The part of an RNA shown here (small-subunit ribosomal RNA, 5' domain) has 549 nucleotides and comes from an uncultured bacterium. It matches the Rfam family "Bacterial small subunit ribosomal RNA". Its family is annotated with structural constituent of ribosome and ribosome in the Gene Ontology.
[in-house]
Context: one part of a larger RNA
RNA sequence: GAAUGAACGCUGGCGGCGUGCUUAACACAUGCAAGUCGAACGGUAACAGGCAGAAAGCUUGCUUUUUGUGCUGACGAGUGGCAGACGGGUGAGUAACGCGUGGGCAACCUACCUUCGAGUGGGGGACAACUCUCCGAAAGGGGAGCUAAUACCGCAUGACACCAUCGGACCUAAGGGUUGGGUGGUCAAAGCCUGGGAUCUUCGGACCAGGCGCUUGAAGAGGGGCUCGCGUCAGAUUAGCUAGUUGGUGGGGUGAAGGCCUACCAAGGCGACGAUCUGUAGCCGGCCUGAGAGGGUGAUCGGCCACACUGGAACUGAGACACGGUCCAGACUCCUACGGGAGGCAGCAGUGGGGAAUUUUGCGCAAUGGGGGAAACCCUGACGCAGCAACGCCGCGUGGGUGAAGACGCAUCCUGGUGUGUAAAGCCCUGUCAUCGGGGAAUAAGGUUCGUAGAUUAAGAGUUGACGGACUUGAAUGUACCCGAGGAGGAAGCCCCGGCUAACUCCGUGCCAGCAGCCGCGGUAAUACGGAGGGGGCCAGCGUUAUUC
Numbered sequence: 001g002a003a004u005g006a007a008c009g010c011u012g013g014c015g016g017c018g019u020g021c022u023u024a025a026c027a028c029a030u031g032c033a034a035g036u037c038g039a040a041c042g043g044u045a046a047c048a049g050g051c052a053g054a055a056a057g058c059u060u061g062c063u064u065u066u067u068g069u070g071c072u073g074a075c076g077a078g079u080g081g082c083a084g085a086c087g088g089g090u091g092a093g094u095a096a097c098g099c100g101u102g103g104g105c106a107a108c109c110u111a112c113c114u115u116c117g118a119g120u121g122g123g124g125g126a127c128a129a130c131u132c133u134c135c136g137a138a139a140g141g142g143g144a145g146c147u148a149a150u151a152c153c154g155c156a157u158g159a160c161a162c163c164a165u166c167g168g169a170c171c172u173a174a175g176g177g178u179u180g181g182g183u184g185g186u187c188a189a190a191g192c193c194u195g196g197g198a199u200c201u202u203c204g205g206a207c208c209a210g211g212c213g214c215u216u217g218a219a220g221a222g223g224g225g226c227u228c229g230c231g232u233c234a235g236a237u238u239a240g241c242u243a244g245u246u247g248g249u250g251g252g253g254u255g256a257a258g259g260c261c262u263a264c265c266a267a268g269g270c271g272a273c274g275a276u277c278u279g280u281a282g283c284c285g286g287c288c289u290g291a292g293a294g295g296g297u298g299a300u301c302g303g304c305c306a307c308a309c310u311g312g313a314a315c316u317g318a319g320a321c322a323c324g325g326u327c328c329a330g331a332c333u334c335c336u337a338c339g340g341g342a343g344g345c346a347g348c349a350g351u352g353g354g355g356a357a358u359u360u361u362g363c364g365c366a367a368u369g370g371g372g373g374a375a376a377c378c379c380u381g382a383c384g385c386a387g388c389a390a391c392g393c394c395g396c397g398u399g400g401g402u403g404a405a406g407a408c409g410c411a412u413c414c415u416g417g418u419g420u421g422u423a424a425a426g427c428c429c430u431g432u433c434a435u436c437g438g439g440g441a442a443u444a445a446g447g448u449u450c451g452u453a454g455a456u457u458a459a460g461a462g463u464u465g466a467c468g469g470a471c472u473u474g475a476a477u478g479u480a481c482c483c484g485a486g487g488a489g490g491a492a493g494c495c496c497c498g499g500c501u502a503a504c505u506c507c508g509u510g511c512c513a514g515c516a517g518c519c520g521c522g523g524u525a526a527u528a529c530g531g532a533g534g535g536g537g538c539c540a541g542c543g544u545u546a547u548u549c
Stems, first nucleotide, its partner, number of pairs: 001549004006545005013396006019389002021354001026352003030349003035082003040079002043075002047073003050069009089307003098232008108224003113220008121155001123153002130145006161186006168179004191212006199206002233279003240270003245267008282304004286297004309330005332343004360386001362385003368382001369380004399429004409420004433490001435485005443476001446472006454464003493538005498519003504533005514521002
């Protein structure tokens, strides 16, 4: 000099864009943060409507009340599906194939999505909800009975799928791989919605068409798993380390190679090119500094990893050994009828505590993105905004011109004066920002509905749909921005002045009080202490402290 997620002192007008627990991975009151689908299903607790009945009031066909009915819109709880493995947080652990970079898998997996092929036949038995009943303070649980499905289970059909087997071709360093053919064996499925001219009908529908699904293959995209080369802090006042250890064979296990696990066999494997041990630490893109080489660092944003009160474990699932799932143990907190139960903010706010120190228990799903749904839509503390904080960067303002009687005051003084100083006042202007009044966006793409070509089709159903019309969606927000009004009015401080280092005098003090980054000042004229006048520097900041180069 530059820099910071800064803090402290003094001071403080506005705006834009960012940033904001670096400490206790300490403990947490309260609210919210993951749901959705009735176009999978049985149903009907609530709300609204329809229909039927009854009662009351009368205006005699309406109002009110009430009962029944899932008939309709819908829908609590339940079965079922998909999503809760993403998104969000934190950095404890980890010196490791964790990360970075470049390869390999002839050793692998992949829900949803896209493309291509084939199929979607026919049956069965349950369990919730519900009803009855029992236990319990509660959390919750037991028994009996009824019932639906895209829930569950057989059967049929089936190959280019899987397994076994027999030949061929090509490839590979090997195990082996790819491809074509034959034979045998094994394995599947589910329906829902919309519409419809004939035909059939038990009047429900069958049947046909379209859409969405379902099953089984092949491929793609994206995602993941495993593995290897190289790189990745300090200490030798850590020199030896290792028994599943190193390798082999058989077996097991996994989606998959492998001591990953197991039995047996061999005695190996690593190490001064630093093993082992100890300490420290998430890694990177980047960021800071520097001419560069390098040094430091890893906040915000992006990628990867790890963790979710502590330790352990598996279940479900395409995917977890799962932050707001389950089980066990532990510590802690809470409830209890003392028998037993409940909980996990390193999600967003917020509280206590720790600390030099770090924000609102705000608004909205309007946008972007995500989950579910055919869609409307619902959910979304992701996100978009607002609030607080000079914490940072950037921009603007606190006025401009004129003005010498060089005013008053203050300081100095040799008593003539000199400095502050065009500075002020005065006069003439301007109108940024703020204040007040008026106007007023963009962020909106979509959605609903109607009409009309085209495609599909037997069809003027339905579905899809270019184009056109109508209605409609904004948290921020009456915001940005624009216009107008008044009036210099509301808006300047901080540090320094001995040398380094830009800037000097007077008074007070008298090795005292004090200053100080280094050198050093102060013991009676101190440009170095304290005050004043003057001056220098930066400026809504200025200094100090800490840290890095």